[in-house]
């Protein structure tokens, strides 16, 4: 420097062919359970969807352009 994939909750991730309220696992937090701890069980929080723009009644999804990450060419 081309080129291709990614970027979603603290982590690690799913979201179909744009449309009812953004989701799961671990994690955290309270409770229930045990003499007590774990492990099972219930419930709460947490999210600017990488950034800014466009399209469209409506955008995590489609166009752009620009950061980062990762890979493959040179």
């Nucleotide at each position: 420097a081309g080129c291709g994939a990614g970027a979603u909750a603290g982590c690690u991730c799913a979201g179909c062919u744009g449309g009812c309220c953004a989701g799961a696992g671990c994690g955290g937090c309270g409770g229930a359970c045990u003499c007590a701890u774990a492990a099972c069980c219930c419930g709460c929080a947490g999210g600017u969807c990488g950034u800014g723009a466009g399209u469209u009644c409506g955008a995590g999804u489609c166009u752009c352009a620009c950061u980062c990450u990762c890979g493959c060419u040179a």